Bacterial RNase P class A from a Dehalococcoidia bacterium, 367 nucleotides, folded computationally. Of the family's consensus pairs, 97% are formed in the model. A source record names the gene rnpB.
RNA sequence: CCAGCGGGCCGGGUGGCCGCUCCUCGCUCCGGCGAGGGGAGGAAAGUCCGAACUCCGAAGGGCAGGGUGCCGGCUAACGGCCGGGCGCUGCGAAGCGACGGAAAGUGCCACAGAGACAUACCGCCCGGCGCAAGCCGGGUAAGGGUGAAAUGGUGCGGUAAGAGCGCACCGGCGUCGUGGAGACAUGGCGGCCGGGCAAACCCCACCCGGAGCAAGGCUACGUAGGGGACCGUCUCGCUUCGGCGAGUAAGGGCGGCCCGUCCGAGAGUCCCGGGUCAGCCGCGCGAGCUGGCGCGCAAGCGUCAGCCCAGAUAGAUGGCCACCGCGCGCAAGCGUACAGAAUUCGGCUUACAGGCCCGCUGGCAAU
Numbered sequence: 001c002c003a004g005c006g007g008g009c010c011g012g013g014u015g016g017c018c019g020c021u022c023c024u025c026g027c028u029c030c031g032g033c034g035a036g037g038g039g040a041g042g043a044a045a046g047u048c049c050g051a052a053c054u055c056c057g058a059a060g061g062g063c064a065g066g067g068u069g070c071c072g073g074c075u076a077a078c079g080g081c082c083g084g085g086c087g088c089u090g091c092g093a094a095g096c097g098a099c100g101g102a103a104a105g106u107g108c109c110a111c112a113g114a115g116a117c118a119u120a121c122c123g124c125c126c127g128g129c130g131c132a133a134g135c136c137g138g139g140u141a142a143g144g145g146u147g148a149a150a151u152g153g154u155g156c157g158g159u160a161a162g163a164g165c166g167c168a169c170c171g172g173c174g175u176c177g178u179g180g181a182g183a184c185a186u187g188g189c190g191g192c193c194g195g196g197c198a199a200a201c202c203c204c205a206c207c208c209g210g211a212g213c214a215a216g217g218c219u220a221c222g223u224a225g226g227g228g229a230c231c232g233u234c235u236c237g238c239u240u241c242g243g244c245g246a247g248u249a250a251g252g253g254c255g256g257c258c259c260g261u262c263c264g265a266g267a268g269u270c271c272c273g274g275g276u277c278a279g280c281c282g283c284g285c286g287a288g289c290u291g292g293c294g295c296g297c298a299a300g301c302g303u304c305a306g307c308c309c310a311g312a313u314a315g316a317u318g319g320c321c322a323c324c325g326c327g328c329g330c331a332a333g334c335g336u337a338c339a340g341a342a343u344u345c346g347g348c349u350u351a352c353a354g355g356c357c358c359g360c361u362g363g364c365a366a367u
Base pairs, nucleotide, nucleotide: 001363002362003361004360005359006358007357008356009355010354012324013323014322015321016320017319018318020039021038022037023036024035025034026033027032041338045349046348048347049346050345051344052343053212054211055210056209060259061258062257063256065208066207067206068205069204070084071083072082073081074080085099086097087096088095089094100203101202105201106200107197108196109195121144122143123140124139125138126137127136128135129134152170153169154168155167156166157165171193172192173190174189175188176187177186178185179184216281217280218279219278226272227271228270229269230268231266234247235246236245237244238243251263252262253261288307289306290305291304292303293302294301295300325336326335327334328333
């Protein structure tokens, strides 16, 4: 210098004028006015995971359902992150991987092929028959053929031909040892060796109650007054005979179902109809931000100091001008990415003009 890999960060600047919203203080004729201060993002997005918070059957168990799936760590938690193992890809820096189980069972494996799970089409070998071509029976997965995949692979021996039938090496499985916290790696021994698919059902292990800020609470209010349908109106005890208490039924609280639990002889269940939809809280000090130090390979944790950083409610965070930056254009000029809070956090994913920085790899050249 060229090509590339990984990571971090920024994503317009300055000034002037006019506005919007929130907070604090002051003034007020209660309508506002003045001063000071805060006011979008790295993704505010998709709403895909995980939580906080709130209410609902206190949510205990089982079934069903859903999710996760190598190991260790981090975290409030996670399907996230960090580190590691294994496999695949790349010369490499690195990238990608739902990466438990296929001798528990079921299912599927297009086309081709005899056969896709138990199979002999051609060929080879043996026996019988036949003059012969050949036919019949048996053996054989070594050769051919089909296929994405065909009975562990290659070779030597062996055999009638063959075959882990025997042996060597390689692959797998089992077992023992060694190293490691573990995934796993590695060595010895044992011929133990009939495919694939589980993001097919399924099995195993672990996790998960549901709904969501239109949660929910307060003020207010209609749980009013009214119409209809359905179920039940049973037993026992006490009684001043009006009722009261207990039990269970129908049914309900109950939200997939059951057990369970509570209510329950009617404030029973369901439907129709009946109207406010306004104000306040929730709602901005938090798993908070910045920096130093310590621990850790890291994710991160601890500690000290400093800081306060949008809370509107149909939705404020804007518009114009000047100069500068950047891109296009000969110029005049035009453009300046993706996009915008709606209860809040931790992630993931997706979009993004242009630019900066750090580490590393391969190649070329020069010293």
It matches the Rfam family "Bacterial RNase P class A". Rfam classes the family as a ribozyme. Model confidence (mean pLDDT): 78 of 100. The source organism's lineage runs through Bacteria, Bacillati, Chloroflexota and Dehalococcoidia.